[in-house]
RNA sequence: GGGCAAGUAGCUCAAUGGCGGAGCACUCGGUUUACAUCCGAGUGGUUACAGGUUCGAGUCCUGUCUUGCCCACCA
Numbered sequence: 001g002g003g004c005a006a007g008u009a010g011c012u013c014a015a016u017g018g019c020g021g022a023g024c025a026c027u028c029g030g031u032u033u034a035c036a037u038c039c040g041a042g043u044g045g046u047u048a049c050a051g052g053u054u055c056g057a058g059u060c061c062u063g064u065c066u067u068g069c070c071c072a073c074c075a
Stems, first nucleotide, its partner, number of pairs: 001071007010024004018055001026042005048064005
C1' cells in the first nucleotide's frame, strides 16, 4: 500500500427498516447475628464520528477513525 471483518451500557452480546434490550457488574431494599447465596427494585446508551436515502436508520449507502485478520512491498 491492497483486501476482508468488526465497532451498541463498565464487560460479554442481542435487537426483521417501526418503543434501544438481556446476562454479568454496580446501587438500594428484603432475607441473615453478620457475610455469602437467593429474591425484588433501580441506575447506567448522542448505537465509533460525519453525511446521505427513507414517513421512519443500530440496521441500507458513502467517507473518516479505531481494532483484528490475510496479502504485497521496503529494510
Notes
This is a predicted structure of a 75-nucleotide RNA (transfer RNA) from a Candidatus Omnitrophota bacterium. Rfam family: tRNA. It is annotated as a transfer RNA. The RNAcentral record of the sequence draws on ENA. The prediction has a mean pLDDT of 82. The organism belongs to Candidatus Omnitrophota, within Bacteria.